The part of an RNA shown here (small-subunit ribosomal RNA, central domain) has 349 nucleotides and comes from an uncultured prokaryote. Rfam family: Bacterial small subunit ribosomal RNA. Rfam links the family to the GO terms structural constituent of ribosome and ribosome. The RNAcentral record of the full RNA draws on ENA. The prediction has a mean pLDDT of 89.
Context: one part of a larger RNA
RNA sequence: CUGGGCAUAAAGCGCGCGUAGGCGGCCCUGUCAGUGUGAAGUGAAAGCCCACGGCUCAACCGUGGAACUGCUUUGCAUACUGCAGGGCUCGAGGACGGUAGGGGAGAGCGGAACUCUUGGUGGAGCGGUGAAAUGCGUAGAUAUCAAGAGGAACACCAAUGGCGAAGGCAGCUUUCUGGUCCGUUUCUGACGCUGAGGUACGAAAGCCAGGGUAGCGAACGGGAUUAGAUACCCCGGUAGUCCUGGCCGUAAACGAUGAGAACUAGUUAAGGGCCCUCCUAUGGGGUCUUUGACGAAGCAAAUGUAUUAAGUUCUCCGCCUGGGGAGUAUGGUCGCAAGGCUAAAACUC
Numbered sequence: 001c002u003g004g005g006c007a008u009a010a011a012g013c014g015c016g017c018g019u020a021g022g023c024g025g026c027c028c029u030g031u032c033a034g035u036g037u038g039a040a041g042u043g044a045a046a047g048c049c050c051a052c053g054g055c056u057c058a059a060c061c062g063u064g065g066a067a068c069u070g071c072u073u074u075g076c077a078u079a080c081u082g083c084a085g086g087g088c089u090c091g092a093g094g095a096c097g098g099u100a101g102g103g104g105a106g107a108g109c110g111g112a113a114c115u116c117u118u119g120g121u122g123g124a125g126c127g128g129u130g131a132a133a134u135g136c137g138u139a140g141a142u143a144u145c146a147a148g149a150g151g152a153a154c155a156c157c158a159a160u161g162g163c164g165a166a167g168g169c170a171g172c173u174u175u176c177u178g179g180u181c182c183g184u185u186u187c188u189g190a191c192g193c194u195g196a197g198g199u200a201c202g203a204a205a206g207c208c209a210g211g212g213u214a215g216c217g218a219a220c221g222g223g224a225u226u227a228g229a230u231a232c233c234c235c236g237g238u239a240g241u242c243c244u245g246g247c248c249g250u251a252a253a254c255g256a257u258g259a260g261a262a263c264u265a266g267u268u269a270a271g272g273g274c275c276c277u278c279c280u281a282u283g284g285g286g287u288c289u290u291u292g293a294c295g296a297a298g299c300a301a302a303u304g305u306a307u308u309a310a311g312u313u314c315u316c317c318g319c320c321u322g323g324g325g326a327g328u329a330u331g332g333u334c335g336c337a338a339g340g341c342u343a344a345a346a347c348u349c
Stems, first nucleotide, its partner, number of pairs: 004320003007303002012317001014201001016199002021194003025088007033081002035077008049065006091191001092188003095184004103177007110154001114150008125136002162169002206247006215241002220236004258316006266294012298305002322349003331342004
């Protein structure tokens, strides 16, 4: 390289947008580049292969053939692909009318809880654990009532439910804003799919600058436990967790399942639309879309999967190629750093 693969065995980039490229709906006409077929020229010799022959055989050698799968020129064919032109509407997109939603950003507001402060009541304990102790408390704690301050998170609703490309998103109101879905006797007319590079986004932790800090809480201190206890348990507690701006770019970033399209039994439930219906409208039926459960064929090593495929096919991208060494060294590149990305070999089993 070919082949075979990528849910769990090695293997789907965390996820979008998109450049080049690859691939691309239906009909007609032209062209004949690809394609097919015929012809001509060329494709040195030797070698390989076949036949016959020469050295006693063989190796070796000679003669002939075949082959040289290619290239050039040319005739013909025109189904398919390409190219050029014209047309179409089912793919795609727009318009119009609806639609549900924790989709995103800003601002404002709310109650519960918690901690702190002040005041009242009260008077000896509280707290914590397996049991304790450290800790707090007569300078009046814990408990309880009232007032005030502050920060963070939003119980119930809540779901196997909704939205988002993914990360993710949940108190309420409002402003701005993205996408989906449904319907139409509407418009454009293939405008599409994928996507190497590229670029945007990307949990938590971490970093820089400035703020903020109630609770929680790495580090750290103390008390226990223990043979020890750099832990698990307890009392404290800094960074952090929160906000603004800027970095980082990684996760079991998971459905461990790339994206798009078509086709291939059903049953049942739920979310969002639309349509029909005189069984009794809380009903019944149909249809599109979304999310689940079960399950036929098929697939699969099995587990399982099964119209949300891991079935049957097509297009494009990414990736894998025994274990360790190693996602390491080195180089490059990005980063303030931490480190990220790219990525070996010796050696060894």